Predicted 3D model of a 1519-nucleotide RNA (small-subunit ribosomal RNA) from a watershed metagenome.
RNA sequence: AGAGUUUGAUUGUGGCUCAGAAUGAACGCUGGCGGCGUGCCUAAUACAUGCAAGUCGAACGUGAAAAGGGGCAACCCUUAGUAAAGUGGCGCACGGGUGAGUAACACGUGGGUAAUCUGCCUUUCUGUGGGGAAUAACACAGCGAAAGUUGUGCUAAUGCCGCAUACGUUAGUAAUAAGAAAGAGGCCGUCGCAAGAGGUCUCGCAGAAAGAAGAGCCCGCGUCCUAUUAGCUAGUUGGUGGUGUAAUGGACCACCAAGGCUACGAUAGGUAUCCGGUCUGAGAGGAUGAUCGGACACACUGGAACUGAGACACGGUCCAGACUCCUACGGGAGGCAGCAGUAGGGAAUAUUGCGCAAUGGGGGAAACCCUGACGCAGCAACGCCGCGUGAGUGAGGAAGGUCUUAGGAUUGUAAAACUCUUUUAUCAGGGAAAAAUGUCUUAGUGGUUAAUACCCAUUAGGAGUGAUGGUACCUGAGGAAUAAGCACCGGCUAACUUCGUGCCAGCAGCCGCGGUAAUACGAAGGGUGCAAGCGUUAUUCGGAAUCAUUGGGCGUAAAGCGCGCGCAGGCGGAUUGAUAAGUCAGGUGUGAAAUCUCGAAGCUCAACUUCGAAACUGCGCCUGAAACUAUUAGUCUAGAAUGUCGGAGGGGGCAGGGGAAUUUCACGUGUAGGGGUAAAAUCCGUAGAGAUGUGAAGGAACACCGGGGGCGAAGGCGCCUGCCUGGACGACUAUUGACGCUGAGGCGCGAAAGCGUGGGGAGCAAACAGGAUUAGAUACCCUGGUAGUCCACGCCGUAAACGAUGAGAACUUGACGUCGGUUUGCUCUGCGAAUCGGUGUCGUAGCUAACGCGAUAAGUUCUCCGCCUGGGGAGUACGGCCGCAAGGUUGAAACUCAAAGGAAUUGACGGGGGCCCGCACAAGCGGUGGAGUAUGUGGUUUAAUUCGACGCAACGCGAAGAACCUUACCCAGCCUUGACAUCCCUGGAACCCGGUGGAAACACUGGGGUGUCCUCGCAAGAGGAAGCCAGGUGACAGGUGCUGCAUGGCUGUCGUCAGCUCGUGUCGUGAGAUGUUCGGUUAAGUCCGGCAACGAGCGCAACCCUUGCUUCCAGUUGCCAUCAUUAAGUUGGGAACUCUGGAGGGACUGCCGGCGCUAAGCCGGAGGAAGGUGGGGACGACGUCAAGUCAUCAUGGCCUUUAUGGCUGGGGCUACACACGUACUACAAUGGCGACUACAAAGGGCUGCGAAGCGGCGACGUGAAGCAAAUCCCAAAAAAGUCGCCUCAGUUCGGAUUGGAGUCUGCAACUCGACUCCAUGAAGUUGGAAUCGCUAGUAAUCGGAGAUCAGCACGCUCCGGUGAAUACGUUCCCGGGCCUUGUACACACCGCCCGUCACACCAUGGGAGUUGUUUUCAUUUUAAGACGUGACUCUAACCGCAAGGAGGAGAGCGUCUACAGUGGGAGCGAUGACUGGGGUGAAGUCGUAACAAGGUAGCCGUAGGGGAACCUGCGGCUG
Repeated sequence: AGAGUUUGAUUGUGGCUCAGAAUGAACGCUGGCGGCGUGCCUAAUACAUGCAAGUCGAACGUGAAAAGGGGCAACCCUUAGUAAAGUGGCGCACGGGUGAGUAACACGUGGGUAAUCUGCCUUUCUGUGGGGAAUAACACAGCGAAAGUUGUGCUAAUGCCGCAUACGUUAGUAAUAAGAAAGAGGCCGUCGCAAGAGGUCUCGCAGAAAGAAGAGCCCGCGUCCUAUUAGCUAGUUGGUGGUGUAAUGGACCACCAAGGCUACGAUAGGUAUCCGGUCUGAGAGGAUGAUCGGACACACUGGAACUGAGACACGGUCCAGACUCCUACGGGAGGCAGCAGUAGGGAAUAUUGCGCAAUGGGGGAAACCCUGACGCAGCAACGCCGCGUGAGUGAGGAAGGUCUUAGGAUUGUAAAACUCUUUUAUCAGGGAAAAAUGUCUUAGUGGUUAAUACCCAUUAGGAGUGAUGGUACCUGAGGAAUAAGCACCGGCUAACUUCGUGCCAGCAGCCGCGGUAAUACGAAGGGUGCAAGCGUUAUUCGGAAUCAUUGGGCGUAAAGCGCGCGCAGGCGGAUUGAUAAGUCAGGUGUGAAAUCUCGAAGCUCAACUUCGAAACUGCGCCUGAAACUAUUAGUCUAGAAUGUCGGAGGGGGCAGGGGAAUUUCACGUGUAGGGGUAAAAUCCGUAGAGAUGUGAAGGAACACCGGGGGCGAAGGCGCCUGCCUGGACGACUAUUGACGCUGAGGCGCGAAAGCGUGGGGAGCAAACAGGAUUAGAUACCCUGGUAGUCCACGCCGUAAACGAUGAGAACUUGACGUCGGUUUGCUCUGCGAAUCGGUGUCGUAGCUAACGCGAUAAGUUCUCCGCCUGGGGAGUACGGCCGCAAGGUUGAAACUCAAAGGAAUUGACGGGGGCCCGCACAAGCGGUGGAGUAUGUGGUUUAAUUCGACGCAACGCGAAGAACCUUACCCAGCCUUGACAUCCCUGGAACCCGGUGGAAACACUGGGGUGUCCUCGCAAGAGGAAGCCAGGUGACAGGUGCUGCAUGGCUGUCGUCAGCUCGUGUCGUGAGAUGUUCGGUUAAGUCCGGCAACGAGCGCAACCCUUGCUUCCAGUUGCCAUCAUUAAGUUGGGAACUCUGGAGGGACUGCCGGCGCUAAGCCGGAGGAAGGUGGGGACGACGUCAAGUCAUCAUGGCCUUUAUGGCUGGGGCUACACACGUACUACAAUGGCGACUACAAAGGGCUGCGAAGCGGCGACGUGAAGCAAAUCCCAAAAAAGUCGCCUCAGUUCGGAUUGGAGUCUGCAACUCGACUCCAUGAAGUUGGAAUCGCUAGUAAUCGGAGAUCAGCACGCUCCGGUGAAUACGUUCCCGGGCCUUGUACACACCGCCCGUCACACCAUGGGAGUUGUUUUCAUUUUAAGACGUGACUCUAACCGCAAGGAGGAGAGCGUCUACAGUGGGAGCGAUGACUGGGGUGAAGUCGUAACAAGGUAGCCGUAGGGGAACCUGCGGCUG
C1' cells in the first nucleotide's frame, strides 16, 4: 500500500467481497512446562447450607455451668467478676455487589454558595458546679404451637430531666432575651488507723472559633435516534406574604398578574448508567464503556418515614403486593445484584478452599476481637509473555511410501549408525526475600510534675510473629530419555501431483468448481503457513474518499425544486475613529490516580511491576496586541434604486371589427356515379348525390409576412383597431447613499388531460359502431361518431414542466452571423468602425470518464439554497396534509440480486442508407418434380437386415464394383498364450504323399524324409548356433468395442471471395484508431493521385502444367511432295509436309486516336495465329462451422481377456403398405426401322489383349498369328450422310414385367450375377405447386476409353465428334465485398426481451375482529406514614402548699397518598376467515409490447378502453 467481481474488450461510476488489527468470547481438532493477568456478556430469574459487622468491663447493673481441688455431707475454693444476656457508647450511611431504572445538572468539565451542613481527626480559647425521676437485665405471675408478649416488683450508669453559670453562640436596630456538660482509669498522697479530701497525668464530656476532609444546592458548556412526534404547559411563568429545610427556590400553601418553552427541535416515542479510558485508524474520526479507577442509581416489587453528623438505609423498621417456608389453622418467618455454592436459562464463564502473616477498615487506652475487603491457593490454553520437544556428524542417497517419459525423481541428512548435551519433566538434598510495626524487656533522652513515681513522645539492642509453602531459587542423580499439532495448496493468496467420483456425492469469503482425463469434491503422497496451539463462527474499527471538516458529487452514471415573490436565517462595497465579543500572544489555576509515550530500575529475559519525565490537544482567570470579522459613531459612490428623454416587441387584460376556408340549409343548372384504399368494403346517391352557381346560418382558427427572428420568470404568446397595464433596453446626466445577494418554511403563477355549474358546438375526435387486414386483430387503414376541444366562473397542480445544466457576482485568447439602441467615418436609400443589451454557430486555453462545454462555461473563484449515496421491492405500503373526485405531496421496511447503470471501441445484425460483384435475378436453351426402371436414404420389418454421413456443405456419399471371401451383423459348431509380435523351456529337420470322422473348422492316424553353418575328432560320432514345426509356462497378444466434445493427420465449406495482418511512427487515459479511409480505376487491398503516415508479410497477379501460332534440332514403329514400285507408304528412297518431343520465339496496353488530373486506366483502331488475365488446369490467405472422419492410418484415456478376441459352415447387408434424393430410358416424324458410305481423340494389354479363319440367329465357342506395344490387339466409333419403308396411332413409339431356352465367369449363380435368343409388350401422349444447370467450342446431343474387377456399371473419371440461343439491364430474390448509420445483440436476430394466466415457496399490506402490553385522564376506596387539628382519654422528672398548670402520649377528624377497583382515550405488538400486489423458481400456456425506421419511431403527463403485453385521444420531449 491494495486486490477480485458488471464487458467480446475499454474507461469511468457504483455496490458486493477479501487480505489487517482486536475480543470478558464460543465451537471443532490437538495439547509438555512456567510466569503474569482474566473468568454469568443470557434470567435485576428463584434460592438449600455455611460464612460476609461488630466491638468496648478503662461507661453500667447483673453474672453462670462444665471441669479441678477440699469436704462424710450441705457446701466451700479455683475456674472468674470469665463466658453469656442486658442498659449505654461508637460503628452498622464505609468496605463488597449489580447496572434494572434514568436522555437527567445523572455524568464530564469549569465556576458559584454573602443561600449551607459536617461525627470521628488537628489547632486555639473556655468550662466540666449542684440536684432529680425512671428503666432493661433480674425475680414472680400469666397468655401463646411458635414468633413473641402482658402484668406486678427491685436496680445502675458516660441512659433521661430540671436548676446554676457562660462566650467572638443564636434572635433582635438596640435594650435585652435564650441556650451546656459525665465521668472513667493510673500514680502520688502533705493530714489521717483506714476510707478519703487533695495533687498530678491520661482518656472522655460541654460551649465557641478555625483547619482538614466530606456532603448538599445552583449555574455556563458538552452529552444517542425518530419530524411518518409540531405544537407543549395550570403550580404552569412571575410577584406578595407565609410554610418547610442545614440551606436557595412554586419545593409547598394563600392571594394577585398572564405568563413560560419551541424549527438553534419544545412535547412525545424508542434506546441507553456516565466518565477516565479501551479497540481501531496516518490522522480527523468511528465503535465501545468487562477487568482497574472516579461519579450515579438500585438492593424481591411499590409506597413511607424513624434513628442519626450522615440513610429515606443490601445483610434496619412500618404498610401493601407477588412468591417461598413453618403452623397446633388461631398465626408467624424470609429476601445471595456480599463470598462460595444450587436449580434454571444459555453457545458460554470457576472452589460450598486456606489465612488474617501482609495492606486496609470497625471497636477498644491497649492487649486483642471482627473483617468471603484483602492476601494466597484450586479450576479453565480464556488472553499476553517466556522455555522446551534435542545438538553435531552422517550417502550404499538404505528400506518403505508416492510419482514416472520405466531412465529415474521425490520423501531425504530425513532415518539408521556414531559422538555429545540435559533446559523441562522425575527422584533426592539444601533453601530464601516478603517481618516491620505493635507489645514486653534492657539501657538512654526529652516533656509533664512537688516528684527520680505515673503518664506521654522518642533512640538503640534483645525476645517473638508466615496463610502462601518446604514455594521461588541452588545442587546432585540417570537417561534422548517425558513432550506436535492444526489449517491450507483454482485466482485473490505462500503452497501440485496421482487415484476415486461423474451436475451425483459434495465444496464455496467473492468470482465460481463438479455432466469420465477435476491442481476447486473425497483420499493419498508431496508442499506452504502458523505453532502449544491452529482453524471456524460472532462482533468492532480499518481498507470505505462507500456521508467526503480534513476528503465526494448533481448536462448524459444516483442527484437542480416547473417558475417567481419573499419573512426568518446565512453572506455582504470603499474609508476614518472608538471598543475588544470572536481572533492572536504571554502568564497563571485546573485538567485525580492508573493507562498511552519517553528515560531508567526490579523479577535470569519478557509479559508484569516500580520510579521519573512528558503529555492530557480542554476549561477558567489576569495582562497585552488591534491586522481581519464583529459592534458602534462618521464620511464616500464604483453595488442597488429613483428622476429626464427615446425607440423596439405575437408581454398581459377587456371591448369592438374583418376576410379566406370547412360544414349545414334553401333555390337553380345537371346526370350517374361519388367517396375511400396498397387493394377493397362499410358509407352517400335516380326520393337526383358528387360537380357547379347564388344566397343564408353558425362555430372555431387566423394563410402569405414568418426568420432557431421578437417578448415573457416559467407555463406560454401570432388577423385588425381602441382602452387599461407590467417588464426589459439605450443615451445624457441629476438625486438617495450599501438601501444589496440568496432564501428553509410561507404566498402566488403554472401546458395538456381531467372535475363542478351554466352556455356553445363548424371542424377534429378518446369511448362506441361498422368495414377491411389477420391464425386471431379488443390495433395500425377506412366510413361514421359521443364526451371533450370553445366561452364564463370555480377546482386540479402534474409533464421528456428539458439547455435533462438553481440564483447572484467577478475574472479569463478569438472568428463569423442576427435583433434592439447610441456614437462616429465615408464615395451616404448604402457600406464600415466603436460601444451597451439580447440571441446563435465554430473554436484557444482550461475542464471532462468520454461524448462534449468553451465570455449565454460544464473554465478560474466567492455567497446562498435545493438534491444524491448499489439494483429491484417502490415513488409502493402505513400515517399525516391537500383535493368534489381522479389523484397529488411527504415517504419506509421485510425480502431479494451481484450486479444495475454512463460514455466510447471492435464486431455482428437491421422488414437503415450509399457504392459494387456473382448464371444472383432478368433474357434464353435444356432439364427435375408426373411414368417405368436403376441406385442411395428415411421408415417399417427381421435372428441379422453391420457401421458411419443429415440444410446449402448427408442421400449413384465412405463403396474405383456385398453370390463365398470381402464382412465389421445374425444363427450354429469349435479354440483359449491364442490367426499375428517378442522372450523362456522341451522335443523334432523343414517338408512331401495319404486314410477315417465331420457341414467345415478340426480331431485321430499311416508312409516317406533327416538338411545348412561352426567346434572337436582320422572316422564313426559328440556338442553348439540360425531358421522352421509341434507341445508347455507366464509376461503378453487381440478388439471395425466407447469417446472426432481428449487428439494428430487428412478433408468439406464460406470462396479463387479480396481480403487478413505486422514493424516503426503518430493520435487516444484506454479498448483501439491511423496505415487498409477518401477521389478515380481494376477481375483483384489491381494500379494511380491525395493523405500522419512510411514500409513490410500472407493472399491477388506472375512463376508451373496443358492448349492455340511459329523457328530450330531429331526422323522410328510415325509421314509421303518430288522419283520409282505395290492390291496396300507395301518396298526403295526422301527429311520437304503432317505428326511425335525436346529447346526457343511470341502478347508487353508495346503502337495510333479519343476520354481521363500531363496519372492509373478506359474506349476505339492498326498489326497479329492469338489483345488487354488468349482458353483450361493445378494452386485455396487470417479464420469460421467443438463441420466430417477413433471404421483408411496413427494416438491419450476408458472398457473387454475360455471373450467385446480367434476359426469354420450357413444366413444377412439384396427384405417392402410407404416417403424423398440422384440418374437412366421414354412418351416419338429434327423420329423409328432396314440397307449402304465416311470422319476421331484419349486410353488399356502377359494369371493379359487376343487377330485372321471356322461353328452358332446370338451371347459365345474353337483357333492360335502378332504384341511387354507411335509396330500387334481391344477397335466397330456414334451421331452425321445417301436410299427406302412407317404417317400420328398407345403406333414399326416405348420398352417394363413375365414364360421358355441358353452363354460366360466362378469351388458354387436358390436366396443373389451379367449377357444372348424366342415369346410377352405395363406405365407413359412432355408432367401441379415448386425447383436445377448453363454465357462458347459452352449448353444440348453423339459415341469411345479407363479404374475397381474371376464375373457384375444406367454410377464415377477421362476422351474426342456435331454444335446453338440469349444477356435491355441491376428494381427485385439469394450469396458476397467496401463505406456509413442505429442497437438494450456479443452463444452475436435461430439474438435479446415484456406482461397476463397456471403451479410451488417466501416475506409483506388491508381485514369483521380476538388478545396482550405501555401510557394518560377522570373517578371510587384508602394501608402504613407525615402534616394539621385534637372540646375526649392517659400522663414520672418542671412550676405550684394544694387544686391544678405547663409539657408529652393516644383515640377521633381533615389533607396528601402506594397498591387495588371502575370508565374513557392514545401508542405499540401478536394473531385472524378472506383478500391485494411483490419477490424467487428447471425445460409450462397465450401472444410479441420494447431494442434496427423492431416492421404503427419511442418516451413523459393525463383520460378512456382492452385476456395480456398494450391500443387510442390531447399536449409535450428527442434520449
Its Rfam family is "Bacterial small subunit ribosomal RNA". The coordinates come from a structure-prediction model, not an experiment, and the mean pLDDT is 85.